Molecule: transfer RNA
Organism: Candidatus Woesearchaeota archaeon
RNA sequence: GGGCCUGUAGCUUAGUCUGGUGGAGCGCUCGGCUUAUAUCCGUGUGGUCGGGAGUUCAAAUCUCCCCAGGCCCA
Numbered sequence: 001g002g003g004c005c006u007g008u009a010g011c012u013u014a015g016u017c018u019g020g021u022g023g024a025g026c027g028c029u030c031g032g033c034u035u036a037u038a039u040c041c042g043u044g045u046g047g048u049c050g051g052g053a054g055u056u057c058a059a060a061u062c063u064c065c066c067c068a069g070g071c072c073c074a
Stems, first nucleotide, its partner, number of pairs: 001073007010026004020057001027045002030042003050066005
């Protein structure tokens, strides 16, 4: 220098192919249960979907550029 893959909640991740309400588990808050703690049960809390631009009625999803990480070739 060239090619490919990955980036979504505090953590692990689904959803992307085929555009149409961003969801789950863990965590955290509150309550129940208990003599108490843990477990368990219920409730609530959560996201500029790595950044920017474009296309579209509508973008996590399609296109382009950039950033970070990884792999391969030279």